A computed fold for a 72-nucleotide RNA from Candidatus Roizmanbacteria bacterium GW2011_GWC2_34_23, annotated as transfer RNA. The sequence was found in a public genome assembly. The coordinates come from a structure-prediction model, not an experiment, and the mean pLDDT is 82. It matches the Rfam family "tRNA". The family's RNA type in Rfam is transfer RNA. Taxonomically the source falls in Candidatus Roizmaniibacteriota (Bacteria, Bacteria candidate phyla).
RNA backbone atom coordinates (compact mmCIF):
# COMPACT_ATOMS: atom_id res chain seq x y z
C1' N A 1 0.00 0.00 0.00
C1' N A 2 -4.01 -3.78 -1.53
C1' N A 3 -8.49 -7.60 -0.25
C1' N A 4 -11.88 -8.85 2.76
C1' N A 5 -15.13 -8.57 7.24
C1' N A 6 -17.35 -6.16 11.58
C1' N A 7 -19.81 -1.51 14.55
C1' N A 8 -27.51 -2.29 17.12
C1' N A 9 -29.45 -0.56 24.93
C1' N A 10 -24.32 -0.55 30.40
C1' N A 11 -22.13 -5.80 28.51
C1' N A 12 -23.21 -10.32 24.74
C1' N A 13 -25.86 -11.02 20.48
C1' N A 14 -30.69 -11.20 17.40
C1' N A 15 -33.81 -8.50 13.86
C1' N A 16 -36.15 -11.74 4.74
C1' N A 17 -36.88 -3.07 2.61
C1' N A 18 -42.77 -2.42 6.32
C1' N A 19 -43.59 -0.75 14.74
C1' N A 20 -35.80 -2.18 16.80
C1' N A 21 -36.01 -7.44 20.27
C1' N A 22 -33.92 -11.22 23.63
C1' N A 23 -30.65 -12.92 28.18
C1' N A 24 -27.69 -10.74 31.37
C1' N A 25 -27.39 -6.26 34.13
C1' N A 26 -30.51 -1.22 36.31
C1' N A 27 -35.22 0.35 39.19
C1' N A 28 -39.88 -0.33 41.24
C1' N A 29 -43.39 -4.17 43.41
C1' N A 30 -44.44 -9.28 45.96
C1' N A 31 -42.60 -13.05 48.58
C1' N A 32 -38.68 -13.64 53.55
C1' N A 33 -37.51 -11.52 60.63
C1' N A 34 -33.58 -10.20 56.76
C1' N A 35 -30.83 -12.16 52.55
C1' N A 36 -30.90 -14.85 48.22
C1' N A 37 -34.01 -17.32 45.25
C1' N A 38 -38.40 -16.36 42.36
C1' N A 39 -42.58 -13.68 40.01
C1' N A 40 -44.39 -9.39 37.99
C1' N A 41 -43.92 -3.97 36.01
C1' N A 42 -40.80 -0.57 34.20
C1' N A 43 -36.63 2.63 32.65
C1' N A 44 -32.99 2.71 28.90
C1' N A 45 -31.60 3.00 21.20
C1' N A 46 -30.03 9.73 16.68
C1' N A 47 -28.72 0.83 14.51
C1' N A 48 -20.45 4.44 14.23
C1' N A 49 -20.55 8.94 10.92
C1' N A 50 -22.42 11.88 6.08
C1' N A 51 -24.96 11.57 1.85
C1' N A 52 -27.76 8.71 -2.17
C1' N A 53 -31.81 4.66 -4.10
C1' N A 54 -37.25 3.86 -2.12
C1' N A 55 -43.98 5.58 -1.10
C1' N A 56 -40.89 2.97 3.25
C1' N A 57 -34.08 2.04 5.16
C1' N A 58 -30.66 -1.24 10.87
C1' N A 59 -31.00 -4.04 6.62
C1' N A 60 -29.24 -1.71 -0.47
C1' N A 61 -25.60 1.84 -3.09
C1' N A 62 -21.16 5.91 -2.25
C1' N A 63 -17.58 8.19 0.92
C1' N A 64 -15.62 8.81 5.85
C1' N A 65 -13.91 7.01 10.72
C1' N A 66 -12.94 2.91 14.36
C1' N A 67 -11.54 -2.17 14.73
C1' N A 68 -9.74 -7.12 12.94
C1' N A 69 -8.02 -10.96 9.56
C1' N A 70 -5.06 -12.07 5.08
C1' N A 71 -1.99 -10.64 0.82
C1' N A 72 2.63 -7.56 0.03
RNA sequence: GGUCGCUUAGCUCAAUGGUAGAGCGCUUCAUUCACAUUGAAGAGGUUAAUGGUUCAAAUCCAUUAGCGACCA